[in-house]
RNA sequence: GGGGAUGUAGCUCAGUGAUAAAGCGCAUGCUUUGUAUGUAUGAGGUCUUGGGUUCAAUUCCCAGCAUCUCCA
Numbered sequence: 001g002g003g004g005a006u007g008u009a010g011c012u013c014a015g016u017g018a019u020a021a022a023g024c025g026c027a028u029g030c031u032u033u034g035u036a037u038g039u040a041u042g043a044g045g046u047c048u049u050g051g052g053u054u055c056a057a058u059u060c061c062c063a064g065c066a067u068c069u070c071c072a
Stems, first nucleotide, its partner, number of pairs: 001071007010024003026042005048064005
């Protein structure tokens, strides 16, 4: 220098155009000798950035950024 992949909650991640899910973690209630275990409820997201297409974009298109990887 060129090609490819990935980017969604604190962490690991699902989601192929129509209100964004789960597990772990966190907070609170109950249980408990107890901050453990069990159980119930809840909080937490500008979906990497900008633009385009569309009635509608996490999703499709273009460009950028970061990380990983292959070739030279």

The RNA shown here (transfer RNA) has 72 nucleotides and comes from Sinocyclocheilus anshuiensis. The source organism's lineage runs through Eukaryota, Craniata, Actinopterygii, Cypriniformes and Sinocyclocheilus. RNAcentral holds the sequence, with entries from Rfam. It matches the Rfam family "tRNA". Rfam classes the family as a transfer RNA. About the family: Transfer RNA (tRNA) molecules are approximately 80 nucleotides in length.